[in-house]
């Protein structure tokens, strides 16, 4: 130096052109003599920049950063 793959709450995850899924974590209630377990309920996300488009997490390009390949 080139190729390829990825980048979504505090963690880990799906998905996809029409305000984003589970889990988990934290927090409030319920249950309990108390804690634990179990139940509802909230809070909280799509690397940075530009393009296309009526609309972009989702198509294009650059760009950074992690991976794994070639020389």
């Nucleotide at each position: 130096u080139c190729c390829g793959g990825g980048c979504u709450g505090g963690g880990g995850u799906a998905g996809u052109g029409g305000u984003a899924u589970c889990c988990u974590a934290c927090g409030g209630c319920c249950c309990u003599g108390u804690g634990g377990c179990g139940g509802c309920c909230g809070u909280g996300a799509g690397g940075u920049g530009g393009g296309u488009u009526c609309a972009a997490u989702u198509c294009c390009c650059a760009c950074g950063c992690c991976c794994g390949g070639a020389c």
Source information:
Predicted 3D model of a 71-nucleotide RNA (transfer RNA) from Salinarchaeum sp. IM2453. RNAcentral holds the sequence, with entries from ENA and Rfam. It matches the Rfam family "tRNA". Rfam's curators write: Transfer RNA (tRNA) molecules are approximately 80 nucleotides in length. NCBI's taxonomy places the organism under Archaea, Methanobacteriati, Methanobacteriota, Halobacteria, Salinarchaeum.